[in-house]
Molecule: Lysine riboswitch aptamer
Organism: Candidatus Izemoplasma sp.
RNA sequence: UAAAAAAUUAGAGGCAGCGAUGUAGAUGAGUACUUAUGGGAGCCGGCAGGCUUUGAACAUAAGGAAAGGUAACCAUCGCCGAAUGAAUCAUUUAGGCAUAAAUGACUCAUGGGCUUACAUGAAAUACGUGUAAGACUCCUACUUCGGUAGUGGCGCUAUGAAAUCA
Numbered sequence: 001u002a003a004a005a006a007a008u009u010a011g012a013g014g015c016a017g018c019g020a021u022g023u024a025g026a027u028g029a030g031u032a033c034u035u036a037u038g039g040g041a042g043c044c045g046g047c048a049g050g051c052u053u054u055g056a057a058c059a060u061a062a063g064g065a066a067a068g069g070u071a072a073c074c075a076u077c078g079c080c081g082a083a084u085g086a087a088u089c090a091u092u093u094a095g096g097c098a099u100a101a102a103u104g105a106c107u108c109a110u111g112g113g114c115u116u117a118c119a120u121g122a123a124a125u126a127c128g129u130g131u132a133a134g135a136c137u138c139c140u141a142c143u144u145c146g147g148u149a150g151u152g153g154c155g156c157u158a159u160g161a162a163a164u165c166a
Stems, first nucleotide, its partner, number of pairs: 009158003014080001017079006025070001033063006042051003046097002083110004088105007111137002114134008138152001139150004
């Protein structure tokens, strides 16, 4: 040079911020399934195929789950592009294929939660995701201090090196 820029570091939005793990419980469901009786040829699947006269569908009676998702505004942990979503690629798992799930990389989008509508996942009116709208809220800029605007998060606030030259 140069309180210019910028690394690093520390913070704020909300006790109704984000995510993970765990849990009483509710739902799943009187479902799947098992047994007995009746019944007498269908039933399951996206395809392939499979089950069934050693008794299908269905009905009655008795017994009767689980997974995923959710969670008391609970507990613990990690955090503030926290995280979520979409496309592409790779790997793994399940599967006969189709396909589905998980993890990672990269690109793009989204400040945040809430409410409503539509769509979608799900058994579901729970909950998740996407789009749109609404008010609220955070940040920044402007302001006649009433508010207005934002293609806003790799942002914003604070702090402020190293290196190079003399």